A computed fold for a 75-nucleotide RNA from Cercozoa sp. M6MM, annotated as transfer RNA. RNAcentral holds the sequence, with entries from ENA. NCBI's taxonomy places the organism under Eukaryota, Sar, Rhizaria, Cercozoa. Its Rfam family is "tRNA". Its family is annotated with triplet codon-amino acid adaptor activity in the Gene Ontology. It is annotated as a transfer RNA. The coordinates come from a structure-prediction model, not an experiment, and the mean pLDDT is 82.
[in-house]
RNA sequence: GCUCCAAUAGCUCAGUUUGGUUAGAGCGUUAGACUGAAAAUCUAAAGGUCGAAGGUUCAACUCCUUCUUGGGGCA
Numbered sequence: 001g002c003u004c005c006a007a008u009a010g011c012u013c014a015g016u017u018u019g020g021u022u023a024g025a026g027c028g029u030u031a032g033a034c035u036g037a038a039a040a041u042c043u044a045a046a047g048g049u050c051g052a053a054g055g056u057u058c059a060a061c062u063c064c065u066u067c068u069u070g071g072g073g074c075a
Base pairs, nucleotide, nucleotide: 001074002073003072004071005070006069007068010027011026012025013024020058029045030044031043032042033041051067052066053065054064055063
């Protein structure tokens, strides 16, 4: 230099295939229940500009373009 993949909650990830009703799970955090008190368990809540900008569309996490970061391959 060329090429492929990834980026979604504090962490690990699904959802993208086929654009469409409100963006989800586990762990973690907080509160409550339980307990003499903890742990475990149960219930609930908070927490997201879906990496950035632009474009297409009635409508974009999802499609297109460029960029950023990380990883792999070729030279």